[in-house]
Parts: sequence; C1' cells; structure tokens
RNA sequence: AGGCGCGUAGUAUAAUGGCAGUACAAGGGUCUCCAAAGCCCUUGGUGUGGGUUCGAUUCCUACCGCGCCUG
Repeated sequence: AGGCGCGUAGUAUAAUGGCAGUACAAGGGUCUCCAAAGCCCUUGGUGUGGGUUCGAUUCCUACCGCGCCUG
C1' cells in the first nucleotide's frame, strides 16, 4: 500500500428492514439471628458522520478502532 472480517449494556452474546432481547454483573425488595444461595423487581446499550427507505442494529458510503491475509 492492497484485500477480507468485526464493532450492540460493565462483561459475554442474540436480533438480516417494523417498538433491541438473554445470561452474568450492579441497585432495591423478600427470606435468614447474620450472611450466602434461592425468588421478585429495577437501571443500563446499537463506534462516529452522511445517504437510501414510510421505517435502519440490519442496506450503501466515508472515517475511527481491533483482528487476519498478501506484498
């Protein structure tokens, strides 16, 4: 320099056009003499900008970051 892939909550991951879920973690409650475990509830997220579309996590594009390959 060129090519390919990935980026979703604190962490790990679903969702391939139609209100973004799950588990763990965190907070509150319940239980207990106390704690842990269990049970109930809650908070929190689509890398950034632009485009297409009635509607974008999803499609297109540029950039940013990470990984792999070629030279």
Molecule: transfer RNA
Organism: uncultured Candidatus Altimarinota bacterium